Predicted 3D model of a 365-nucleotide part of an RNA (large-subunit ribosomal RNA, domain IV) from an uncultured Atribacterota bacterium.
The RNAcentral record of the full RNA draws on SILVA.
Context: one part of a larger RNA
């Protein structure tokens, strides 16, 4: 001095980022239980009270039920009555001890608020969470040899399934809702125009050259070879008006498609402020809701609450740097090993540490 335990005057979170941690509640029986709701809950809310043996009373009540009587319609009938056995409170009194669930085991409770509806799932080995999913709600796609997927293909899968089904996207229980903008970008439908390939193809260019002209030259001639020259059709090649498709251009339609949703200047009988006018620009110029919020820089915004003192928190205000409506919006009972801030209990978390117990460390081996 380390560890794992027990204790503790007085106080009682004054510790600390934080009540981490630890204490403290705890079992049954009764009594009793708010706000809030989706009428299920909340709720074991909360708060209280009692438990041991002993005797008495009745053994209250309850099961189960040999067996006995009665009945008749004589049967696995049926009424009534009952012995054994179990279970089994609630009252009076009284005893013992510091304590009667005497050991163990065995919920801490309330209040507000943020996400997130729930139960669930997750980084195996630093993150359980507000991440995921989730039921529900929307668009979209597919009529089936479907759509989509996986194979080069045979094939599969989806399905032995048929639009109350299958696959993709988004949001994310319910409750009120869910504004505007199709100008961009996507998708959708639409064809009149313009633009377009490969392929076609009139025409034309260049290359060869049968026959033609020339020159020269062999030959008595007929004829022949050179060479130049200009050339049909054919074949090759290089061009190439026209035709010619979807697509782009174009037209429309769609925002729970992707995404977007101003600015300046003036005004009222104090002062301020602007319902109100003017004006620029835009596809439209933020609707409803909410707001210094898990979103506010200034910022410890301002005011109120709570504390003696509060950069946190709750309640407003609106100046939203730089919230806002299925990349949802605003509420919400319940629910969470979530976060946050308070409060009762409760304590060696602290003031402040001290004492005991076991193991280490220490000496020896």
């Nucleotide at each position: 001095c380390c560890c794992u335990c027990g204790u503790u005057a007085a106080g009682g979170a004054a510790c600390u980022c934080g009540g981490c941690a630890a204490a403290a509640u705890g079992a049954c029986u009764c009594c009793g239980u708010a706000a809030c709701u989706u009428c299920g809950g909340g709720a074991g809310a909360a708060g209280g009270a009692g438990u041991g043996c002993c005797u008495c009373c009745u053994u209250a009540g309850g099961g189960u039920g040999a067996g006995u009587u009665g009945u008749u319609u004589u049967a696995c009938a049926u009424a009534a009555c009952a012995a054994g056995c179990c279970c089994g409170a609630a009252g009076a009194g009284g005893c013992u001890g510091c304590a009667a669930u005497a050991a163990a085991a065995c919920g801490g409770c309330c209040c507000a608020a943020g996400c997130g509806a729930c139960u669930g799932u997750u980084u195996a080995c630093u993150a359980a969470a507000a991440a995921c999913a989730c039921a529900g709600g929307u668009c979209u796609c597919u009529g089936c040899a479907a759509a989509a997927u996986c194979g080069u293909a045979a094939g599969a899968u989806g399905a032995g399934g048929u639009a109350u089904a299958g696959g993709g996207a988004c949001u994310g229980a319910c409750g009120c809702c869910u504004g505007c903008c199709c100008g961009g970008u996507g998708c959708u439908g639409g064809a009149a125009g313009g633009u377009u390939a490969a392929g076609g193809a009139a025409g034309g260019g260049a290359g060869u050259u049968a026959g033609c002209u020339g020159a020269c030259u062999c030959g008595c001639a007929a004829g022949g070879g050179u060479c130049a020259g200009g050339g049909a059709a054919g074949c090759u090649u290089c061009u190439g008006a026209c035709c010619a498709a979807a697509g782009c251009c174009c037209c429309a339609g769609u925002a729970a498609a992707c995404g977007g949703c101003g600015g300046c200047c003036g005004u009222a009988a104090c002062u301020a402020u602007a319902a109100c006018g003017g004006u620029c620009c835009u596809a439209a110029g933020g609707u409803a809701g909410c707001g210094a919020a898990a979103u506010u820089c200034c910022u410890u915004g301002u005011c109120g609450g709570g504390u003696a003192a509060g950069u946190u928190c709750c309640g407003a205000c609106c100046c939203g740097c730089a919230c806002g409506a299925a990349u949802g919006g605003c509420g919400u009972a319940a629910c969470g090993a979530u976060u946050u801030g308070g409060g009762c209990a409760c304590u060696g978390u602290c003031u402040c540490a001290a004492c005991g117990a076991g193991g280490g460390a220490c000496u020896c081996g």